[in-house]
Molecule: RNase P RNA; transfer RNA
Organism: Sulfitobacter sp. GN1-4
């Protein structure tokens, strides 16, 4: 210098004027984001009687260890794949528990199978060659019966791969190495890695098909929920379960209802009603929940490889309730285009992305013009 | 704000791993003096987009985009 990989940050600044929302001591103070987004995960919080135990169903997660309030997130490690490398990617448990699927092509697609080929035997031939010629030897194609799975061909995939021996031809038939399975050993918390012995191979793929194993999860969501006020016909229809027993009574016992089922505890109901569905009617008000919390952030110390945890010190703060956070002008800063002088400056014009709080947090994912800093890798050149 | 569903031919919809279909509409031909109806033939698809799993994806999974629907309180 060229090309590439990782990480962090920023994403207009200042002033004036005019406006908007909230709070207010009426002076003022505060007023969008890294994603406020998608609503994909995990929680806080509230209600469903409690969310206690067990079971079933359904849903989710899926190498190992750690972090965390928790997670499907993050960190570290393992294994596999890509790249010369920096580094990147991985839904990464189980296919010898069972079921299912594997189109077309192909002989055969998982209780495998034989089209061509190769080999053996028998048979006949108006076939070919040679010779010591009514014959013998060698070969050829054909038919029949066997053997084989090396090779060809099909396919995404063909019941281990490569090499050697062996054989009529072949074949784990035998051997070596690799792969696979089983059993010890060593290292590691573990995933796993290394090495040893045994087995001749029995075990194709798909679980983002059903399923099995392990672990996790009760449901609904701030339009949750609580209180006050106003108004209306304080209603109708259907479904469900009921019309008990003892007692003068108070009450007790049955019975019924309340989450998918059961158990325990609890709540409600005693003759219309606690429950469900639906039709009709009324209101479109106020307060709480509500924003100081697993808070955010600058600097710093301790532990840890790290995620993170603990401590010190300083700073910051929308809380509306159909929705405010905006506009104009000036100067400057990036950036882009054109022109001029000449490689740095000057002039003119353009011009700043994605987007935007709605109960609140932790993540993931997606969108984002342009710019800044930093670490590392490969190649080339110079020293 | 919260929740659910859908996206396949011009329109309405089937198809839920193995060459994308139906009805209506469209084009041409027959029939008719002509039109409609009827009969025959035909054309028309990035299966909303992008990744992944698989030999193979409209179909299974993930991430987006677009559209539609429901949810207030009182008695």
């Nucleotide at each position: 210098g060229c090309g590439g990989a990782g990480g962090a940050c920023u994403g207009g600044a200042u002033g004036a004027c005019c406006g908007c929302g909230g709070c207010u001591u009426u002076g003022g103070c505060c007023g969008a984001g890294g994603a406020a987004a998608g609503u994909c995960c995990g929680g806080a919080c509230u209600c469903c009687a409690a969310a206690a135990a067990g079971c079933a169903a359904c849903g989710g997660u899926g190498c190992c260890g750690g972090g965390u309030a928790a997670c499907g997130c993050c960190c570290g490690g393992g294994c596999g794949g890509g790249g010369c490398a920096a580094c990147c990617c991985g839904a990464c448990g189980g296919a010898a528990a069972g079921c299912g699927c594997c189109a077309c092509a192909g002989a055969a697609a998982u209780g495998a199978g034989a089209c061509c080929g190769c080999c053996c035997a028998a048979g006949g031939c108006g076939c070919c060659u040679g010779c010591u010629u009514u014959g013998c030897a060698g070969g050829g194609a054909c038919u029949u019966g066997g053997g084989u799975a090396a090779g060809g061909g099909u396919g995404a995939a063909a019941c281990g791969g490569u090499g050697g021996g062996g054989u009529a031809a072949g074949a784990g038939c035998c051997c070596a190495c690799c792969g696979c399975g089983c059993c010890g050993c060593u290292g590691g918390c573990a995933a796993c890695a290394g090495g040893g012995g045994c087995g001749g191979c029995a075990c194709g793929g798909c679980a983002a098909g059903c399923c099995c194993c392990a672990c996790c999860g009760g449901g609904a969501g701030c339009a949750a929920u609580g209180c006050c006020a106003a108004a209306u016909a304080g209603g109708g229809a259907c479904c469900g379960c009921g019309c008990g027993u003892c007692g003068c009574a108070a009450g007790a016992c049955a019975g019924g209802g309340c989450u998918g089922c059961u158990u325990u505890u609890g709540c409600c109901c005693c003759a219309g009603c606690a429950g469900g569905u639906u039709c009709g009617g009324g209101u479109u008000g106020g307060c709480a929940g509500c924003u100081a919390g697993a808070g955010c952030u600058g600097c710093u110390c301790u532990g840890g490889c790290a995620a993170c945890a603990g401590g010190g010190u300083g700073g910051c703060a929308a809380g509306a309730g159909g929705a405010a956070u905006g506009g104009u002008c000036a100067u400057c800063c990036a950036c882009c285009g054109c022109c001029c002088c000449a490689u740095g400056g000057g002039g003119c014009g353009g011009g700043g992305a994605c987007a935007g709080a709605a109960u609140c947090c932790g993540g993931c994912u997606u969108a984002u013009a342009g710019g800044u800093c930093u670490u590392c890798c490969g190649c080339g050149c110079a020293u | 704000g919260c929740u659910g569903c859908u996206g396949u031919a011009g329109c309405u919809c089937a198809g839920g791993g193995g060459u994308a279909g139906a009805g209506c509409a469209c084009u041409c031909c027959c029939u008719u003096g002509g039109u409609a109806a009827g009969g025959g033939a035909g054309a028309g698809g990035u299966c909303c987009g992008g990744a992944g799993u698989u030999c193979a994806a409209a179909u299974c999974u993930c991430c987006g985009c677009a559209g539609c629907a429901g949810c207030a309180c009182c008695a």